Predicted 3D model of a 72-nucleotide RNA (transfer RNA) from Candidatus Marinamargulisbacteria bacterium SCGC AG-343-D04. The coordinates come from a structure-prediction model, not an experiment, and the mean pLDDT is 83. It matches the Rfam family "tRNA". Rfam links the family to the GO term triplet codon-amino acid adaptor activity.

RNA sequence: GGCCCUAUCGUCUAGGGGUUAGGACACCAGGUUUUCAUCCUGGCAGCCGGGGUUCGAAUCCCCGUAGGGCUA
Numbered sequence: 001g002g003c004c005c006u007a008u009c010g011u012c013u014a015g016g017g018g019u020u021a022g023g024a025c026a027c028c029a030g031g032u033u034u035u036c037a038u039c040c041u042g043g044c045a046g047c048c049g050g051g052g053u054u055c056g057a058a059u060c061c062c063c064g065u066a067g068g069g070c071u072a
Stems, first nucleotide, its partner, number of pairs: 001071007010025004018055001027043005048064005
């Protein structure tokens, strides 16, 4: 250089055109407990960037960026 794969809450991950973008852990608040832990309830927080297609895009296409693999 060429080809291919991946990118979603702080972390891991589900989502395959119409979802309120869901779950686990973490964090915060409350309850329980003499206290801590456990347990219960609630909350916070996310689609890598820019274009395009579409009535509608996290999802499909293109160009980037970052990471990874194969090859030279």
The RNAcentral record of the sequence draws on Rfam.